[in-house]
Small-subunit ribosomal RNA, 5' domain from a marine sediment metagenome, 544 nucleotides, folded computationally. Rfam family: Bacterial small subunit ribosomal RNA. Rfam links the family to the GO terms ribosome and structural constituent of ribosome.

Context: one part of a larger RNA
RNA sequence: GAACGAACGCUGGCGGCGUGCCUAACACAUGCAAGUCGAGCGAGAACGCCUGCUUCGGCAGGUUAGUAAAGCGGCGAACGGGUGAGUAACACGUGAGUCACCUACCCUCCAGUAGGGGAUAACACUUCGAAAGGGGUGCUAAUACCGUGUACGGUCCCGACCGUGUCUGCGGAUGGGACGAAAGGUGGCCUCUCUAUAGAAGCUGCCGCUGGAGGAUGGGCUCGCGCCCCAUUAGCUAGUUGGUAGGGUAACGGCCUACCAAGGCAACGAUGGGUAGCUGGUCUGAGAGGACGAUCAGCCACACUGGAACUGAGACACGGUCCAGACUCCUACGGGAGGCAGCAGUGGGGAAUAUUGCACAAUGGGGGAAACCCUGAUGCAGCAACGCCGCGUGCGGGAUGAAGGCCUUCGGGUCGUAAACCGCUGUCAGGGGGGAAGAAAUCGCUCCGGUGAAUAGCCGGAGUGGAUGACGGUACCCCCAGAGGAAGCCCCGGCUAACUCCGUGCCAGCAGCCGCGGUAAGACGGAGGGGGCAAGCGUUGUUC
Numbered sequence: 001g002a003a004c005g006a007a008c009g010c011u012g013g014c015g016g017c018g019u020g021c022c023u024a025a026c027a028c029a030u031g032c033a034a035g036u037c038g039a040g041c042g043a044g045a046a047c048g049c050c051u052g053c054u055u056c057g058g059c060a061g062g063u064u065a066g067u068a069a070a071g072c073g074g075c076g077a078a079c080g081g082g083u084g085a086g087u088a089a090c091a092c093g094u095g096a097g098u099c100a101c102c103u104a105c106c107c108u109c110c111a112g113u114a115g116g117g118g119a120u121a122a123c124a125c126u127u128c129g130a131a132a133g134g135g136g137u138g139c140u141a142a143u144a145c146c147g148u149g150u151a152c153g154g155u156c157c158c159g160a161c162c163g164u165g166u167c168u169g170c171g172g173a174u175g176g177g178a179c180g181a182a183a184g185g186u187g188g189c190c191u192c193u194c195u196a197u198a199g200a201a202g203c204u205g206c207c208g209c210u211g212g213a214g215g216a217u218g219g220g221c222u223c224g225c226g227c228c229c230c231a232u233u234a235g236c237u238a239g240u241u242g243g244u245a246g247g248g249u250a251a252c253g254g255c256c257u258a259c260c261a262a263g264g265c266a267a268c269g270a271u272g273g274g275u276a277g278c279u280g281g282u283c284u285g286a287g288a289g290g291a292c293g294a295u296c297a298g299c300c301a302c303a304c305u306g307g308a309a310c311u312g313a314g315a316c317a318c319g320g321u322c323c324a325g326a327c328u329c330c331u332a333c334g335g336g337a338g339g340c341a342g343c344a345g346u347g348g349g350g351a352a353u354a355u356u357g358c359a360c361a362a363u364g365g366g367g368g369a370a371a372c373c374c375u376g377a378u379g380c381a382g383c384a385a386c387g388c389c390g391c392g393u394g395c396g397g398g399a400u401g402a403a404g405g406c407c408u409u410c411g412g413g414u415c416g417u418a419a420a421c422c423g424c425u426g427u428c429a430g431g432g433g434g435g436a437a438g439a440a441a442u443c444g445c446u447c448c449g450g451u452g453a454a455u456a457g458c459c460g461g462a463g464u465g466g467a468u469g470a471c472g473g474u475a476c477c478c479c480c481a482g483a484g485g486a487a488g489c490c491c492c493g494g495c496u497a498a499c500u501c502c503g504u505g506c507c508a509g510c511a512g513c514c515g516c517g518g519u520a521a522g523a524c525g526g527a528g529g530g531g532g533c534a535a536g537c538g539u540u541g542u543u544c
Base pairs, nucleotide, nucleotide: 001544002543003542004541006540007539008538009537010536013391014390015389016388017387018386019384020383021349026347027346028345030344031343032342035075036074037073040072041071048063049062050061051060052059053058082302083301084300092226093225094224095223096222097221098220101219102218106215107214108213109212110211111210112209113208114148116146117145123138124137125136126135127134128133154179155178156177157176158175159174161172162171163170164169184207185206186205187204188203189202193200194199195198228274229273230272235265236264237263240262241261242260243259244258245257246256247255277299278298279297280296281292282291283290284289304325305324306323307322308321327338328337329336330335355381357380358379359378363377364375365374366373367372394424395423396422397421404415405414406413407412428485430480431479432478433477434476438471443465444464445463446462447461448460449459450458451457488533489532490531491530492529493514494513495512499528500527501526502525503524509516510515
C1' cells in the first nucleotide's frame, strides 16, 4: 500500500447491487418447511338451508355432496434446503479403466396385455389402556396380493460354428432342453357383426401395464499422478500378504468364511501424533510465490450420540423404523412422547451477525390427463454505512476586506468571498398527479397437418381472443414549494502533507518506529490556523 463475512470509537442525508452466528455440530417454546392423484379402489358424514309433520322435546325427507375427514393403492418423499462435526482418505482434483456393474421417471424400436383365485384395511359389533396405542369377531373393492396359460434374439445348462481383440473375453449365427410377464382407467364413434332412433364382447383415441433391445441421464467400483505439519513419532502388520474352495453383492475384491503358504509396508518417511472438509476459486504480488477456501458453483461427509437393518430403481434415509445412551416433556406410576446443522424465532456463548414478514405473479421441483394442489426452493419485502458503486448537502456575484476569534514587531496579518447582502437553480428528501416492464404459456375459438370408417375424439403446428403481479401505486415521468431538511472524522517533530499561542513543568500525559515532557514543548492538554479523507473517518485484529 492492498484486502476483510469483521468488531470497537466518534459521526451519519439518499439510492442501486451485494453481504450478514467466523463463537456453543450448545439447548430449543411456537408456527410453517412434502405432498399429490376420485381419470386405480371400496365406503362416505356434519353444520347450515328448504319442505312436511309435531305431544313444541323433536322427527322425517330433500339439499349441502358423491363434498369434507379418514382408509386401501400409485408416484413422490434418496430431490430441493442446512451444516462442516468427522475425514490426511481414491475424500477431493485431474486423467484413464469397467472384458467386473446398476439406472425409477424420459426418448426410440420390437412384441404382448389371455384366463382365474383367495384375502385385507376402511366399516360394523366388541374389548384392553389414563394416554400413546392395541386385541378379537364379521363384511367388502382394486392398477393391492397369488397361482395358471402364453412368450422373444430374455435368463440358465449342454453341443458345435464364424468374426474380432495388446486383455479375464466380446459380438454374431445355430441345434436341444429348462425357467421367467402383465392391469386396468377414461373419452369418442357406428364402417363392419349383433341387438336396432341408441348400445355392445365392435371400431378408434389418450393415459397406463408387461417382456426385450438401444439411447439419454444419474450413479457404483478400480487405477496413474497431485494433495498440510512433527523423525524430540522408526519400525508397523495376524484377515495381516498371497493362494484354493465357497458365501455375499448390481459388480471386482479378505468384502466374509474354511483350509494352505509366510508373506505385506517402511528414511522415495511406513506406523504414530497434531491440524484440516476438498476443488473451481478469493486476497495479495510485476511475476514466481504466499495466505485463505464466507457468499456463488461442483464433489464429499453429517443430521441429539452410537449401532443396525427394512422399504425401494435409488437410503443404511435431516422433518422414516428398530435398539442402546444422554437430555427434555407427559403420566392415573403401569407406561409413553421428542430431536431447528430447514425458514423465522428464543435462551446461552460471544467483540459480533437480521423479520416468529408477503407471494406462489415469475423461475424451478413433486403429484395429476387436466383444472389445480403443495413448495420458508425461489421471487420479493423488512433490519444493519457490513461492503462496493452513484448522488447530494447548492451555484454566480459580493471588500467599508464588517463584526468576532487568533496572532502581532502594535504598523498590521489571518480566518476571508468566507459571512451578511443581491441574483439564480431545483438533484435528493417532502407534498400532489399519472404510472410500468417483468405475462405468455396452460385455457377458449378458427384454420392446416396426422391418426382414423369418420365432417367424433385425440395429437402436432399456425393464427386469434380473454384471464392471471407478491413486489407495488414500487420503478419511472410531470407538477408544487423553497437554499430551505442533509458533514464529519483523523492528523500537523522526522518517516509524512500540514505551525503558532496559551497551559503544564520527567508531572499530567503521548507513542507505529526513532523518541517527546525536568519553565519559552511545532511531539502532552486546549485554542486559532493548516493538511488529508469524506457519509464516512480513525483504531484493533488477520493475510499478502